The prediction has a mean pLDDT of 82. This is a predicted structure of a 71-nucleotide RNA (transfer RNA) from a Candidatus Microgenomates bacterium.
[in-house]
RNA sequence: AGGCCUGUCGUUUAAUGGUAGGACGGUGGUCUCCAAAACCACUAGUGGGGGUUCGAUUCCCUCCAGGCCUG
Numbered sequence: 001a002g003g004c005c006u007g008u009c010g011u012u013u014a015a016u017g018g019u020a021g022g023a024c025g026g027u028g029g030u031c032u033c034c035a036a037a038a039c040c041a042c043u044a045g046u047g048g049g050g051g052u053u054c055g056a057u058u059c060c061c062u063c064c065a066g067g068c069c070u071g
Base pairs, nucleotide, nucleotide: 001070002069003068004067005066006065007064010024011023012022013021018054025043026042027041028040029039030038047063048062049061050060051059
């Protein structure tokens, strides 16, 4: 320099263009003499910008970050 892939709660992982879900974590509660475990509830997210569309995590462009390949 060229090409390819990835980017979603604190962590990890889903979502075929139509309400962003699960697990771990965190908080509160139930239970217990106290705690742990278990159970219930809550918490918190689409890397930035632009475009297409009635509607974008999803499609397109660009930038950023990370990884891989070629030279």
Lineage of the source: Bacteria > Bacteria candidate phyla > Candidatus Microgenomatota.